[in-house]
């Protein structure tokens, strides 16, 4: 340059166009414990990369763009 796949709390990760975006680690309260782990119980934390677009409705379907990976052509 062509091509292909990805992006969702801090961090991984679920999610046939429709419910309050799912768990899990890790946060922080409480419960036991002399105290610490552990185990259980709550609770926060997400402009779902970004702008447009389609629709009654978008994470999800379509276009641009940024960004991270892989393949291929170029060039030296």
């Nucleotide at each position: 340059g062509g091509g292909c796949c990805c992006g969702u709390g801090g961090u991984c990760u679920a999610g046939c166009g429709g419910c309050u975006a799912u768990g899990a680690c890790g946060g922080c309260g409480g419960u036991c414990u002399c105290a610490c782990a552990c185990a259980c119980c709550g609770c926060a934390g997400a402009u779902c990369c970004u702008g447009g677009g389609u629709u009654c409705g978008a994470a999800u379907c379509c276009c641009a763009g940024c960004g991270g990976g892989c393949c291929c052509a170029c060039c030296a």